Lysine riboswitch aptamer from a marine sediment metagenome, 176 nucleotides, folded computationally. The RNAcentral record of the sequence draws on MGnify. Its mean pLDDT, the model's own confidence on a scale to 100, is 79. Its Rfam family is "Lysine riboswitch aptamer". Rfam links the family to the GO term lysine biosynthetic process. About the family: Riboswitches are metabolite binding domains within certain messenger RNAs that serve as precision sensors for their corresponding targets. Allosteric rearrangement of mRNA structure is mediated by ligand binding, and this results in modulation of gene expression. This family includes riboswitches that sense lysine in a number of genes involved in lysine metabolism, including lysC.
RNA sequence: AAAGAGGUCGCGGUAAAUAAUCAGUAUCACAAUUAUUGGAUAAAGGGGAUCAUAAUAUUGUGUGAAAGGUAUUGCCGCCGAAACGGUAUUUCCUCCCCUUGAAAAUACUGUUGGGGUCAUGUAAAAUAUGCAUGGCACUGUCGUUGAUAAUCCUGCAGUUAUCAAUGGCGCGCUUU
Numbered sequence: 001a002a003a004g005a006g007g008u009c010g011c012g013g014u015a016a017a018u019a020a021u022c023a024g025u026a027u028c029a030c031a032a033u034u035a036u037u038g039g040a041u042a043a044a045g046g047g048g049a050u051c052a053u054a055a056u057a058u059u060g061u062g063u064g065a066a067a068g069g070u071a072u073u074g075c076c077g078c079c080g081a082a083a084c085g086g087u088a089u090u091u092c093c094u095c096c097c098c099u100u101g102a103a104a105a106u107a108c109u110g111u112u113g114g115g116g117u118c119a120u121g122u123a124a125a126a127u128a129u130g131c132a133u134g135g136c137a138c139u140g141u142c143g144u145u146g147a148u149a150a151u152c153c154u155g156c157a158g159u160u161a162u163c164a165a166u167g168g169c170g171c172g173c174u175u176u
Stems, first nucleotide, its partner, number of pairs: 001176004007079001010078005016073004028062006039051003043100006082112010093101001113139002116136008140169012
């Protein structure tokens, strides 16, 4: 440098399809009550500007979604696959400004071998699921020790394979 392995829940994507949930929720219509020091215009707060007198809020009746997240199947890309955090720059979410926040892209950098399960916390409508931390056993790989078998040898030693114990982890491991 190139090619590979970990697995019977390997990782991720999909402007692909289907299904459940979201939810009898939001919205809309009607009715009643209420407010002007009130209401609407943004993800939150503050200020300004503008609009309107109906609203807002609550209750009742009727109508009644969607997105995100999830599962299955298909297709695609892969084995730091990927996830999470930090810094910097840019873009974007609003009628304008300020503060904060959310999202996206790029660069640098830190942690995590992998999946499972349980607990705690957090996000979410959620008992789904994601993420973080820790426990538990499992697993992959390499090192060390021991045993067994094969090979080689006069023999010891060595090499290979299997099993057990133990330790580490991806900038690692195997082959060329």